[in-house]
RNA sequence: GGCCCCAUGGCCUAGUGGAUAAGGCUUCUGACUUCUAAUCAGACGACCCGGGUUCGAAUCCCGGUGGGGCCU
Numbered sequence: 001g002g003c004c005c006c007a008u009g010g011c012c013u014a015g016u017g018g019a020u021a022a023g024g025c026u027u028c029u030g031a032c033u034u035c036u037a038a039u040c041a042g043a044c045g046a047c048c049c050g051g052g053u054u055c056g057a058a059u060c061c062c063g064g065u066g067g068g069g070c071c072u
Stems, first nucleotide, its partner, number of pairs: 001071007010025004018055001027043005048064005
């Protein structure tokens, strides 16, 4: 220098054009318990950035940023 893949809550993962972005862990609150743990119920919290296509974009296209891999 060229090519390919990836980017979604604090962490891990689903969602491949259409109802409020789903689940697990963590955190917080409540119940239970003498207390803690466990268990149960609830809550908070996310689409890497910019632009385009579309009635509608996490999803498709272009560019950028970051990470990984292959070749030279």
Predicted 3D model of a 72-nucleotide RNA (transfer RNA) from Aphelenchus avenae. Model confidence (mean pLDDT): 81 of 100.